This is a predicted structure of a 74-nucleotide RNA (transfer RNA) from a Flavobacteriales bacterium. The RNAcentral record of the sequence draws on ENA. It matches the Rfam family "tRNA". Rfam classes the family as a transfer RNA.
This record gives sequence, C1' cells and structure tokens, in this order.
RNA sequence: ACGGGAAUAGUUCAAUGGUAGAAUAGCGGUCUCCAAAACCGUUGAUCUUGGUUCGAGUCCAGGUUCCCGUGCAA
Repeated sequence: ACGGGAAUAGUUCAAUGGUAGAAUAGCGGUCUCCAAAACCGUUGAUCUUGGUUCGAGUCCAGGUUCCCGUGCAA
C1' cells in the first nucleotide's frame, strides 16, 4: 500500500427489514447457624455520521478502532 473480516449488556455470543434476547457477572429475595450451590425476581447494550424505507442491529456510503492475509522494490 492492497484485499478480507469484526464492532450489540461489565464479559462471551444470538437476533428473516417489523417489541433487541441468552449465558455469565451485578443488585434484591427464598433457602442456610453462616456462606457456597440451587431457585425466584430485577438492572443494564446496537462504534460514529449520513442515506434508502411506512419501519434499519440488519440494506447502501463515509469515518473510527481491532483482527487476518498478500506485498514491502522506489
């Protein structure tokens, strides 16, 4: 320099263009002599700027960050 991929909850991951979910973590409760485990409840997120659409996490364009591959001669 070129090509490809990724960005969603604190973390790891889902989500046919139509109400954003799970696990785990956090908080509260049940249980226990206390705790752990288990069970019940609850909080919390779409990288950014535009566009298309009745409707965008999803499609299109620009930007940012990260990962992989190729090249590295001037």